[in-house]
RNA sequence: AUUUAGAAAAAAGCGCCUGGACGUAGGAUUACACCUACGUUGACGAGGAAGAAACUUAUCGAAAUAUUCGGCGGAUGGUUUCUUGGCAUUUGAUUACUGCCAUAAAUAUUAGACAAAAACUGAUAGAAAUACCAGAACAAAUCUAAUAGUGUAAUCUU
Numbered sequence: 001a002u003u004u005a006g007a008a009a010a011a012a013g014c015g016c017c018u019g020g021a022c023g024u025a026g027g028a029u030u031a032c033a034c035c036u037a038c039g040u041u042g043a044c045g046a047g048g049a050a051g052a053a054a055c056u057u058a059u060c061g062a063a064a065u066a067u068u069c070g071g072c073g074g075a076u077g078g079u080u081u082c083u084u085g086g087c088a089u090u091u092g093a094u095u096a097c098u099g100c101c102a103u104a105a106a107u108a109u110u111a112g113a114c115a116a117a118a119a120c121u122g123a124u125a126g127a128a129a130u131a132c133c134a135g136a137a138c139a140a141a142u143c144u145a146a147u148a149g150u151g152u153a154a155u156c157u158u
Base pairs, nucleotide, nucleotide: 014073015072016071017070019069020041021040022039023038024037025036026035027034044061045060046059050083051082052081053080054079055078056077084102085101086100087099088098092156093155094154095153096152097151107148108147109146110145111144112143120135121134122133124131125130
């Protein structure tokens, strides 16, 4: 340094539950409604961090239309300010300002690639609501490619 096996950590659609919804048992009722207790549900993946502060309902699509609804907390988002760094082709370099960005470090347009869940089938656990596992399929943004396009001034060097 490489390979194999095991363990741990790592998670930010992340954690939690008091509303709502649902299940079971008991009470009540002609039967419901209703009450109590114990439970269940409550974000599917993709993508996302230069440092600090303030503010803020924090990107993208998939599914669904009792819920991914509602609430609390958190958060890598966005805006502004300061700092650090990068780029702004056409000899190379430095500095200042301006603009755009964040280490793969302008921007615009077009094209292309990439998922999991739900649903379906099967299996497991549970009395049930449900939970979990396996199977095949389907996105958009980030991204990639192409095209267009890409500062000013000064100094040094060739």